[in-house]
RNA sequence: UUCCCGAAAGGCCAAACCCGCCGCGAGGCGGGGGCGGAAAGCACUGGGUCUUUUAGAAAGACUGCCGGGCUGCCGAA
Numbered sequence: 001u002u003c004c005c006g007a008a009a010g011g012c013c014a015a016a017c018c019c020g021c022c023g024c025g026a027g028g029c030g031g032g033g034g035c036g037g038a039a040a041g042c043a044c045u046g047g048g049u050c051u052u053u054u055a056g057a058a059a060g061a062c063u064g065c066c067g068g069g070c071u072g073c074c075g076a077a
Stems, first nucleotide, its partner, number of pairs: 006074001012037002017032006035064001041070002045067003048062005
């Protein structure tokens, strides 16, 4: 110096729920809230679940459902 790992410190994000708005809907946005998270940062890349539709096909939603990719703070054992 780099990698693995995850103590401390400084911080970060923000579940359920409530209010308002948008959407046919899954759900999204803003405020409150805090279950949790070492990538709960980024992008729908492979699955998965869900919605619309008329069995299907197709079009959407969810990355805080899982795998993979890219990037990032700190520096104990």
Description:
c-di-GMP-I riboswitch aptamer from a Nitrospirota bacterium, 77 nucleotides, folded computationally. The coordinates come from a structure-prediction model, not an experiment, and the mean pLDDT is 81. The sequence was found by an Rfam model in a public genome assembly. The source organism's lineage runs through Bacteria, Pseudomonadati and Nitrospirota. Of the family's consensus pairs, 90% are formed in the model.